Molecule: Bacterial RNase P class A
Organism: Pelolinea sp.
RNA sequence: CGGGUUGGCCGGAUGGCUGCAGACCGCUUUGCGGUUUGAGGAAAGUCCGUACUCCACAGAGCGCGAAACCGGGGAAAUCCCGGGACGGGGCAACCUGUCAGACAGGGCCACAGAAACAAACCGCCCGUAAGGGUAAGGGUGAAAUGGCGGUGUAAGAGACCACCGGAAACCGCAGUAAUGCGUUUGCCCGGCAACCCUUUUUGGGAGCAAGGUCAAGCAGAGGUGGGUCCAUCCAGGCUGCUCGCCUGACCGGCUUUGCCGGUCACCUCAGGUAGACCGCAUAGAUAGAUAGCCAUCCAGACGUGCAUUGCAUGUCGGACAGAAUACGGCUUACAGGCUGACCCGGUUA
Numbered sequence: 001c002g003g004g005u006u007g008g009c010c011g012g013a014u015g016g017c018u019g020c021a022g023a024c025c026g027c028u029u030u031g032c033g034g035u036u037u038g039a040g041g042a043a044a045g046u047c048c049g050u051a052c053u054c055c056a057c058a059g060a061g062c063g064c065g066a067a068a069c070c071g072g073g074g075a076a077a078u079c080c081c082g083g084g085a086c087g088g089g090g091c092a093a094c095c096u097g098u099c100a101g102a103c104a105g106g107g108c109c110a111c112a113g114a115a116a117c118a119a120a121c122c123g124c125c126c127g128u129a130a131g132g133g134u135a136a137g138g139g140u141g142a143a144a145u146g147g148c149g150g151u152g153u154a155a156g157a158g159a160c161c162a163c164c165g166g167a168a169a170c171c172g173c174a175g176u177a178a179u180g181c182g183u184u185u186g187c188c189c190g191g192c193a194a195c196c197c198u199u200u201u202u203g204g205g206a207g208c209a210a211g212g213u214c215a216a217g218c219a220g221a222g223g224u225g226g227g228u229c230c231a232u233c234c235a236g237g238c239u240g241c242u243c244g245c246c247u248g249a250c251c252g253g254c255u256u257u258g259c260c261g262g263u264c265a266c267c268u269c270a271g272g273u274a275g276a277c278c279g280c281a282u283a284g285a286u287a288g289a290u291a292g293c294c295a296u297c298c299a300g301a302c303g304u305g306c307a308u309u310g311c312a313u314g315u316c317g318g319a320c321a322g323a324a325u326a327c328g329g330c331u332u333a334c335a336g337g338c339u340g341a342c343c344c345g346g347u348u349a
Base pairs, nucleotide, nucleotide: 001345002344003343004342005341006340007339008338009337010336012297013296014295015294016293017292018291020038021037022036023035024034025033026032027031040320044331045330047329048328049327050326051325052207053206054205055204064203065202066201067200068199069083070082071081072080073079084099085098086097087096088095089094100198101197105196106195107192108191109190121138122137123134124133125132126131146164147163149161150160151159165188166187167185168184169183171182172181173180174179211278212277213276214275220269221268222267223266224265225264226233227232234248235247236246237245238244249263250262251261252260253259254258298318300316301315302314303313304312305311306310
């Protein structure tokens, strides 16, 4: 200098003008003025864990889920940090997948193959044959009883031996531990638990439209007064609602058609609908304010001129996105930039 890996941070700045929302203050108060505050690293997805609220709940069991190598942190978490074993990618830095149990039991293992759990098709050996021995060799398969060489044998075989690979261990050393290294034992006759299952730990439900407080009107209960007059104090329609008006029914009065009057007013109570407030925050709320324009500058992109990697100048130009009870995480989106550590290659001294 070029390429790469990984962690952290920023994600336009300043000024002016015009606006929006909350709180407080003032005034000439259905507004106006002033002061002050006003999105994010993810406010997002709503995946995990909590706070908070209401509902349910004797005890035990069953059922249905969740977590599952080790240590530390954390209120907890499909959380974070560090470490381990077995794999995969990269020359490397580094990235990345998996993690209790298959001698508790059941089940399954396509096709092929004799055989997929305790196996004899071919081959080899013994034998006249029937039959027996043999997992060495062949062949099938994702997987076939550890590999290779020898001893041995009728032929063979961890049957025995050396080396290699694996497993186990009341063994030794190191480590907090997972585990590693060594030693010993021929122990080596599969896989699947994302099929059921077993072991350990663990889980009530709904969510701020949770939930709480106050509380019109209509309807209900009680009371007081009043009108009709003996049993009651209506029904329907017009108008967004009230008031009001219209129609009908009933009652009373008058003078037949018909006309007039009345069918009510107030107080209290319980529940709690509309609505308001609380929950609710140094942004906050109500479907939702947090913005727009201009100037200069800072990154950056493109072009032109001079010139030789710098100066001048013009145009463009800053992503993803956006609170709605709060908090801790995870995941996803993101123009561009700054920075720590490390790896590989090249050049110069």